[in-house]
Context: one part of a larger RNA
RNA sequence: GGAUGAACGCUGGCGGCGUGCUUAACACAUGCAAGUCGAACGGACUCAUAUUGAAACCUAGUGAUGUAUGAGUUAGUGGCGGACGGGUGAGUAACGCGUGGAGAACCUGCCGUAUACUGGGGGAUAACACUUAGAAAUAGGUGCUAAUACCGCAUAAGCGCACAGCUUCGCAUGAAGCAGUGUGAAAAACUCCGGUGGUAUACGAUGGAUCCGCGUCUGAUUAGCUUGUUGGCGGGGUAAAGGCUCACCAAGGCGACGAUCAGUAGCCGGCCUGAGAGGGUGAACGGCCACAUUGGGACUGAGACACGGCCCAAACUCCUACGGGAGGCAGCAGUGGGGAAUAUUGCACAAUGGGGAAACCCUGAUGCAGCGACGCCGCGUGAGUGAAGAAGUAUUUCGGUACGUAAAGCUCUAUCAGCAGGGAAGAAAAUGACGGUACCUGACUAAGAAGCCCCGGCUAACUACGUGCCAGCAGCCGCGGUAAUACGUAGGGGCAAGCGUUAUCC
Numbered sequence: 001g002g003a004u005g006a007a008c009g010c011u012g013g014c015g016g017c018g019u020g021c022u023u024a025a026c027a028c029a030u031g032c033a034a035g036u037c038g039a040a041c042g043g044a045c046u047c048a049u050a051u052u053g054a055a056a057c058c059u060a061g062u063g064a065u066g067u068a069u070g071a072g073u074u075a076g077u078g079g080c081g082g083a084c085g086g087g088u089g090a091g092u093a094a095c096g097c098g099u100g101g102a103g104a105a106c107c108u109g110c111c112g113u114a115u116a117c118u119g120g121g122g123g124a125u126a127a128c129a130c131u132u133a134g135a136a137a138u139a140g141g142u143g144c145u146a147a148u149a150c151c152g153c154a155u156a157a158g159c160g161c162a163c164a165g166c167u168u169c170g171c172a173u174g175a176a177g178c179a180g181u182g183u184g185a186a187a188a189a190c191u192c193c194g195g196u197g198g199u200a201u202a203c204g205a206u207g208g209a210u211c212c213g214c215g216u217c218u219g220a221u222u223a224g225c226u227u228g229u230u231g232g233c234g235g236g237g238u239a240a241a242g243g244c245u246c247a248c249c250a251a252g253g254c255g256a257c258g259a260u261c262a263g264u265a266g267c268c269g270g271c272c273u274g275a276g277a278g279g280g281u282g283a284a285c286g287g288c289c290a291c292a293u294u295g296g297g298a299c300u301g302a303g304a305c306a307c308g309g310c311c312c313a314a315a316c317u318c319c320u321a322c323g324g325g326a327g328g329c330a331g332c333a334g335u336g337g338g339g340a341a342u343a344u345u346g347c348a349c350a351a352u353g354g355g356g357a358a359a360c361c362c363u364g365a366u367g368c369a370g371c372g373a374c375g376c377c378g379c380g381u382g383a384g385u386g387a388a389g390a391a392g393u394a395u396u397u398c399g400g401u402a403c404g405u406a407a408a409g410c411u412c413u414a415u416c417a418g419c420a421g422g423g424a425a426g427a428a429a430a431u432g433a434c435g436g437u438a439c440c441u442g443a444c445u446a447a448g449a450a451g452c453c454c455c456g457g458c459u460a461a462c463u464a465c466g467u468g469c470c471a472g473c474a475g476c477c478g479c480g481g482u483a484a485u486a487c488g489u490a491g492g493g494g495c496a497a498g499c500g501u502u503a504u505c506c
Stems, first nucleotide, its partner, number of pairs: 001506004006502005013379006019372002021338001026336003030333003035080003040077002043074009056062002087291003096216007106208002111204008119153001121151002128143006159184005165178005189196002217263003224254003229251004234246003266288004270281004293314005316327004344369001346368003352365001353363004382412004392403004416448001419442004426434001451495004456477003462491005472479002
């Protein structure tokens, strides 16, 4: 000198774009953050239309009940989605990440392409009704019912498994193709008749899992470490290779090219600095990983060992009729606490995106607004003229000199702010939170808008007064004890809506 997610002191006019718990992965009141589909299903409720027409009556009609059709709402069964999106960086020195490869060792819902199908049956169960236990959470019993829920059967172009064969090829295990025998496994309907679905197989696309080479902090005042450990054979397991796991056998494997142990740490694109090499760093934005009160476990599913799912244990908090139950903000706001320190319990789904076949619904993702000079950028606080160099203050060699064209005065202008009127784009038909916002126009008054630090040297800026080793200053050297350019005040210098200080990095 540059930089910062900064903080502190003094000061503070406006706008745009960014950015804002770096500390306690501390504990959390309250609200919201993941639902949707009635074009899968049976009910329930409401309304409308048509029809039926009980009882009663003054025979004008009123109209219980039942049936059919349509519209709407929806607890439950069922489907899809809750594995994305959002948060955090505790753990992790590791194939975690970065980069380059491998598969003759893999999976892939929704989507696309192609081919072949979608036949015929069955038994339940929630809802509902009745009922039992319980304070509740909830659990149970009896009876009824539906499906794109569940289960057999048929069929099998192609597919899986077993057996044995031929051809071609390969770096080994082997791979690909062809034909054969046996055997096994599918499906679901709805409809507004336009379609939307379902099953099997193959390919693609997308997403993911696995393995390997190289790179990836400090300490030797850590030198030996290891028994599923290293390898083999065989079972098991997985989507898949593999001590992944198990039985048996062998005794190996790693290490001064730093094993093991200990400490620290999410990694990268990047960011800061630097001429570069390098050094530092990993906030915001993007990619990957890990985690969801702590530890463990599986279930469902194409996908999880699952932040707003389940089970167990632990700590904590809450309810309780003491028998038993409920909870998880490292989602968005917000509260307490910690701290030098970090914001609103806001608006809207209008746009972009996600779920859903769509209408549409949901969306604290997102888009916006609010707060903070926290940062960067831009603008303003007036412009021109004006010497009697006014007054005043300071100084003085008493002549003058400095503040100083500065002010006043005169002539202008209106950026910003304020007032009034108009008023968008963002939205392909409709639909705008932002927002009467941006922007435009008009009138209006120089009015509403300047501070902070420094002046001995480093370092731009020197004099006067006050003080008298006092009061004080200070980054280093050092100033101050009666003429202080170093303390305090005035004038002076620098930067400017900021200026200084502190901390950290180059």
Notes: The prediction has a mean pLDDT of 80. This is a predicted structure of a 506-nucleotide part of an RNA (small-subunit ribosomal RNA, 5' domain) from a mouse gut metagenome. Rfam family: Bacterial small subunit ribosomal RNA. Gene Ontology terms of the family: ribosome and structural constituent of ribosome. The full RNA is in RNAcentral, with records from SILVA.